């Protein structure tokens, strides 16, 4: 030291459960330990996730229109187009946002000291 031991002293705490905050991702606190030598701090870059905006596509529903069918008519109904709405997928993160540091990088800080 950019190293990390069947060492010593200590430290943190995944899943899960309880309480609370949040639309959510997730987080505070308590319990609990899978793990961790930075699992200490910071969202700067990437990733992932949430929630939105906009656009496109698909599906559903359906207003309306056009052309038909049955019918005396009312009405029912078929096909096509299609506004609105809902769901999903992809892109988008801007004059629009969050979460994650226990995903990686980066920056800063820090305990111990065998071997190398």
């Nucleotide at each position: 030291c950019a190293c990390g031991a069947u060492a010593a002293a200590g430290g943190c705490a995944a899943a899960c459960c309880c309480u609370g905050a949040g639309u959510a991702a997730u987080c505070c606190g308590g319990g609990g330990a899978c793990g961790c030598a930075a699992a200490g701090u910071a969202a700067a870059g990437g990733g992932u996730c949430u929630c939105g905006u906009u656009a496109a596509g698909c599906u559903g529903c359906u207003c309306a229109a056009a052309c038909g069918g049955u019918u005396u008519a009312a009405a029912c109904u078929g096909u096509u187009u299609c506004a609105a709405c809902a769901g999903c997928u992809u892109a988008u993160g801007g004059u629009a946002a969050g979460a994650u540091a226990g995903c990686c990088u980066u920056a800063c800080u820090g305990c111990c000291g065998a071997a190398g």
Molecule: c-di-GMP-I-GGC riboswitch aptamer
Organism: Planctomycetota bacterium